[in-house]
Molecule: transfer RNA
Organism: bacterium
RNA sequence: GGCCUUAUCGUCUAUCGGUUAGGACGUAUCCUUCUCAAGGAUAAAAGCGCGGUUCGACUCCGCGUAGGGUCA
Numbered sequence: 001g002g003c004c005u006u007a008u009c010g011u012c013u014a015u016c017g018g019u020u021a022g023g024a025c026g027u028a029u030c031c032u033u034c035u036c037a038a039g040g041a042u043a044a045a046a047g048c049g050c051g052g053u054u055c056g057a058c059u060c061c062g063c064g065u066a067g068g069g070u071c072a
Stems, first nucleotide, its partner, number of pairs: 001071007010025004018055001027043005048064005
């Protein structure tokens, strides 16, 4: 340098064009307890950037950025 691939809550991970963007762990509050732990309930928290396609984009396309793979 060429090609392939990945990027979503704090972390891990679903969602193959119309979702309130779901789950697990973690965190916060409350209940329970003399206290802690465990357990239960509730809550907050996310689409890498810029364009394009489309009535509609996290999802499809292009470029870029970052990670991984492969060839030279």